Predicted 3D model of a 332-nucleotide part of an RNA (large-subunit ribosomal RNA, domain IV) from Sphingomonas montanisoli. Its mean pLDDT, the model's own confidence on a scale to 100, is 87. Its Rfam family is "Bacterial large subunit ribosomal RNA". Gene Ontology terms of the family: structural constituent of ribosome and ribosome. Lineage of the source: Bacteria > Pseudomonadati > Alphaproteobacteria > Sphingomonadaceae > Sphingomonas. The sequence was found in a public genome assembly.
Context: one part of a larger RNA
RNA sequence: GUGUACUGAAGGAACUCGGCAAAUUGCCUCCGUACCUUCGGAAGAAGGAGGCCCCACAUUAAGGCAACUUUUUGUGGGGGGCACAGGCCAGGGGGUAGCGACUGUUUAGCAAAAACACAGGGCUCUGCUAAGUCGGCUUCAAGACGACGUAUAGGGUCUGACGCCUGCCCGGUGCCUGAAGGUUAAGUGGAGGGGUGCAAGCUCCGAAAUGAAGCCCAGGUAAACGGCGGCCGUAACUAUAACGGUCCUAAGGUAGCGAAAUUCCUUGUCGGGUAAGUUCCGACCUGCACGAAUGGCGUAACGACUUCCCCACUGUCUCCAGUACAUGCUCA
Numbered sequence: 001g002u003g004u005a006c007u008g009a010a011g012g013a014a015c016u017c018g019g020c021a022a023a024u025u026g027c028c029u030c031c032g033u034a035c036c037u038u039c040g041g042a043a044g045a046a047g048g049a050g051g052c053c054c055c056a057c058a059u060u061a062a063g064g065c066a067a068c069u070u071u072u073u074g075u076g077g078g079g080g081g082c083a084c085a086g087g088c089c090a091g092g093g094g095g096u097a098g099c100g101a102c103u104g105u106u107u108a109g110c111a112a113a114a115a116c117a118c119a120g121g122g123c124u125c126u127g128c129u130a131a132g133u134c135g136g137c138u139u140c141a142a143g144a145c146g147a148c149g150u151a152u153a154g155g156g157u158c159u160g161a162c163g164c165c166u167g168c169c170c171g172g173u174g175c176c177u178g179a180a181g182g183u184u185a186a187g188u189g190g191a192g193g194g195g196u197g198c199a200a201g202c203u204c205c206g207a208a209a210u211g212a213a214g215c216c217c218a219g220g221u222a223a224a225c226g227g228c229g230g231c232c233g234u235a236a237c238u239a240u241a242a243c244g245g246u247c248c249u250a251a252g253g254u255a256g257c258g259a260a261a262u263u264c265c266u267u268g269u270c271g272g273g274u275a276a277g278u279u280c281c282g283a284c285c286u287g288c289a290c291g292a293a294u295g296g297c298g299u300a301a302c303g304a305c306u307u308c309c310c311c312a313c314u315g316u317c318u319c320c321a322g323u324a325c326a327u328g329c330u331c332a
Base pairs, nucleotide, nucleotide: 001327002326003325004324005323006322007321008320010318011317014316019313027051028050029049030048031047036041038161052079053078054077055076056075057074058073061070062069063068080084092311093310094309095308097306098305099303100302104116105115120159121158122157123156124155125154126153132145133144134143162298163297164296165295167228168227169226172225173224174221175220176219177218178217181216182215183214187210188209192205193204194203195202196201229247230246231245232244233243256290257287268284269283270282271281272280
């Protein structure tokens, strides 16, 4: 010097990306306990008091014929120590906001999460030799799962408890429906024509017409893929525009939320908290570029999640010091 463990005056987060690490708390009994709430919770909320030993009285229970022994609880009195849950073991707490409802699952070896799953919700396919999948073959089997199930079942897909809700657009793409019509392959058809032959014939080409699905066409469908405007003017100060005009569109973003896990300008502006706040909370709305199951907005409970604040506590720090053990270095 380093590592591990411990102690520390005064201050107490000034440290730092961040209280990381450490410290505090910790058990039992009694008292006491807020907002909010899905009435279950929140809650061990928070906060406070007591705990050792001896004696007396009262009391409980078991055993015993009894004497009595052991035992429970309470009240009162007394005793000693620095310290009585005397060691080990053994919750720090509270408030705000975001995300995800929750318990669970995950990157074995840098990520445990807001990611996955979930109960619940929707759409869609499937009538049983079910749909779907495996199988083998390379154009197509046998067999198996589904299921010893049968639409309250099974497969696919999206969303993700619960509460309030889920707006407009079918023009494009997809899917579904459609006895008409258009287009059309092979096939059917065979007007007509070629080769050859004396001919019968053989052979070849071949128009019209006919001819399935698909596509065109006509409808439907968005909890299917997706999409959801611009310019100009206008009110008795100003400002703003309920209102009007015009262009375009399939339709022009409804409710709710909003500088947000989304806001570039931006440390937006105002308010709160601080002596001082690019973070945080509450508002405003000018939403570069929120928005309704690619779900929208809330939400008690829960979280080794993320953010901010407060109390307690501390060597994190001001500012380092000491002790023990281990090790390094120098000297002997």